[in-house]
């Protein structure tokens, strides 16, 4: 280095502004938001050997996976639900860089909700720290 057990922390954003109606942050116009792991050609920083060099971070809502909700199982899991990209560019390589246009968003309430409320002071992929053991 790594593996394993036990703790402790932390772990989610978003309808301004108009329209219409008795009623809508649910319709329509417009607006805003992007969890967690991998990929990476971006960015950034350091080295020295100055190279198509190495290391470190960093970097995708629609690549690939996983989380939240339902059963079920006795904890290892297993079943069932569940969203979405396209075109040009550059280049040896990009659905990931640039440019343009798009498009998705669990249940339950309620006037039809990605953005109010509720479930949830919860749960949670996982991230870091500390501790033992094994190496």
């Nucleotide at each position: 280095a790594u593996u394993c057990g036990u703790c402790u922390u932390c772990g989610g954003g978003g309808c301004a502004g108009g329209g219409u109606g008795a009623a809508a942050u649910u319709c329509c116009c417009u607006a805003c938001c992007g969890g967690c792991g991998g990929u990476g050609a971006u960015g950034a920083a350091a080295c020295c050997a100055u190279g198509u060099g190495u290391u470190u971070c960093u970097a995708a809502g629609c690549c690939c996976g996983c989380g939240a909700g339902c059963c079920u199982u006795u904890u290892g899991g297993g079943g069932c639900a569940g969203g979405a990209u396209u075109u040009g560019g550059u280049g040896c390589g990009a659905u990931u860089c640039c440019a343009a246009a798009g498009c998705c968003g669990a249940c339950a309430g309620u006037a039809u909700a990605g953005u109010c409320u509720g479930g949830a002071u919860g749960g949670g992929a996982g991230a870091a720290g500390a501790u033992g053991a094994a190496g």
Predicted 3D model of a 135-nucleotide RNA (FMN riboswitch aptamer (RFN element)) from Rossellomorea vietnamensis. The sequence is in RNAcentral, with records from Rfam and Ribocentre. Model confidence (mean pLDDT): 80 of 100. Its Rfam family is "FMN riboswitch aptamer (RFN element)". Rfam links the family to the GO term FMN binding.